[in-house]
RNA sequence: GGGCGGAUAGCUCAGCGGCUAGAGCGCUCGCCUUACACGCGAGAUGUCGCCGGUUCGAAUCCGGCUCUGCCCA
Repeated sequence: GGGCGGAUAGCUCAGCGGCUAGAGCGCUCGCCUUACACGCGAGAUGUCGCCGGUUCGAAUCCGGCUCUGCCCA
């Protein structure tokens, strides 16, 4: 330098162009317990990597860039 993939919650990851962006784990509060754990109930947390474009509407499609993994040279 070229090719392919990834970037979404604290972590691991889902998410046919349209309901309010979700799950598991974790976290907080309550119940339970002498207490802890388990269990049960409730709750909080996101510039969807960045900048543009297409569209009535973009996490999703298109272009550029950044970071990262693998392969080729």
Description
A computed fold for a 73-nucleotide RNA from a Phycisphaerales bacterium, annotated as transfer RNA. Its mean pLDDT, the model's own confidence on a scale to 100, is 80. It matches the Rfam family "tRNA". Gene Ontology term of the family: triplet codon-amino acid adaptor activity. The family's RNA type in Rfam is transfer RNA.